[in-house]
RNA sequence: GCUGGUGUAGCUCAAUGGUAGAGCAGCUGAUUUGUAAUCAGCUGGUUGGGGGUUCAAGUCCUCUCGCCAGCU
Numbered sequence: 001g002c003u004g005g006u007g008u009a010g011c012u013c014a015a016u017g018g019u020a021g022a023g024c025a026g027c028u029g030a031u032u033u034g035u036a037a038u039c040a041g042c043u044g045g046u047u048g049g050g051g052g053u054u055c056a057a058g059u060c061c062u063c064u065c066g067c068c069a070g071c072u
Base pairs, nucleotide, nucleotide: 001071002070003069004068005067006066007065010024011023012022013021018055026042027041028040029039030038048064049063050062051061052060
């Protein structure tokens, strides 16, 4: 330099173009003499960034950035 993959909650990951979710973590409460465990609830997102297509984009197109792999 070229090609491909990948980027979503603090972490690991989902999500047929049609309300962005789960588990773990965190917080509150219940339970316990107390802690852990368990149970109930809650909080937490510019879906890496810019632009475009569309009534509607995490998803499609394009540019760019980070990471990974391959080729040279």